[in-house]
RNA sequence: UCACGUGAUAGAGGCGCGCUUUUAAUUAUUAGACAUUAUGAGGUAGUGUUGCCGAUGAUUGAUGUUGAAAGGUAAAAGCGCCGAAGGAAGAAAAAUAACACUAUUUUUCUUACCUGGUCUUUGCGUUAACAGCGCCUAGACUGUCAUCUUAUUAGAUGGAGAGCUAUCCAUGAA
Numbered sequence: 001u002c003a004c005g006u007g008a009u010a011g012a013g014g015c016g017c018g019c020u021u022u023u024a025a026u027u028a029u030u031a032g033a034c035a036u037u038a039u040g041a042g043g044u045a046g047u048g049u050u051g052c053c054g055a056u057g058a059u060u061g062a063u064g065u066u067g068a069a070a071g072g073u074a075a076a077a078g079c080g081c082c083g084a085a086g087g088a089a090g091a092a093a094a095a096u097a098a099c100a101c102u103a104u105u106u107u108u109c110u111u112a113c114c115u116g117g118u119c120u121u122u123g124c125g126u127u128a129a130c131a132g133c134g135c136c137u138a139g140a141c142u143g144u145c146a147u148c149u150u151a152u153u154a155g156a157u158g159g160a161g162a163g164c165u166a167u168c169c170a171u172g173a174a
Base pairs, nucleotide, nucleotide: 001173002172003171005169007168008167009166010165011164014082016081017080018079019078020077021076022075023074024073032066033065034064035063036062037061038060042053043052044051045102046101047100048099049098050097085115086114087113088111089110090109091108092107093106094105095104096103116142117141118140119139120138123135124134125133126132144159145158146157147156148155149154
């Protein structure tokens, strides 16, 4: 000097990412509670067993009074960051009266399985949701690398974060 590496440290992208707290809207003229009334034997997520509640009225509906919360969202502040993080799949735990199985919700963990980032958009899914998120369709902007053109800072094409930049380290060659 060149090559090379699932090596180490630091760093960049910008309407960048997440967490916590506070506030606000939504959820919601809802759930629930109470009263009146109609109904009349079941109810307790599903099945089984047990338990509990139930003709002193289960359940469901109507009317009236009262009336939330969680998850999800936004803004601000603070904190941590640049696979930040999000999604998917799998596993475990908790809650739904107890146990078994199932289901739903929440939380945690694992996996290079997918996505470079942001914004808009068609359809679908999730959701209370015209919010947000994911997949998909079509675009715009942007960072980065490679190749080509141009000829000096731009354009075209292609790639992916397992990337890119800097320094160091290990190994090999000259």

This is a predicted structure of a 174-nucleotide RNA (Lysine riboswitch aptamer) from a Clostridiales bacterium. Model confidence (mean pLDDT): 75 of 100. The organism belongs to Eubacteriales, within Bacteria.